A computed fold for a 94-nucleotide RNA from an Anaerolineales bacterium, annotated as c-di-GMP-I riboswitch aptamer. Model confidence (mean pLDDT): 88 of 100.

RNA sequence: UUGCCGAACAGGUAAAAUCAACGAAAGUUGAUGGCGCAAAGUUAUGGGUCUAAAGCUAUUUCAUUAGAAUGGCUAUGAUUGCCAAACUCCCGAA
Numbered sequence: 001u002u003g004c005c006g007a008a009c010a011g012g013u014a015a016a017a018u019c020a021a022c023g024a025a026a027g028u029u030g031a032u033g034g035c036g037c038a039a040a041g042u043u044a045u046g047g048g049u050c051u052a053a054a055g056c057u058a059u060u061u062c063a064u065u066a067g068a069a070u071g072g073c074u075a076u077g078a079u080u081g082c083c084a085a086a087c088u089c090c091c092g093a094a
Stems, first nucleotide, its partner, number of pairs: 005092002012037002017032006035081001041087003045084003048079003055073007
């Protein structure tokens, strides 16, 4: 000096809940608030999970065309504090 690791120091961040806004929803942002976190920093790259507006489809209803109701499939939507991967990174005891 670097890597592993995680005592201490200095710090960082911010779960649930509440309020407001955005959104079809999942969820996101801001404020309050702290459950926790040694990468709970960043990236949707892989997987998982969540949602289903639009689309497709089944049934029912009603019918002039249509429309309406219920269900199924489906991410281009979301989740990085679900897991991994990539990149970056404070401190210095054993």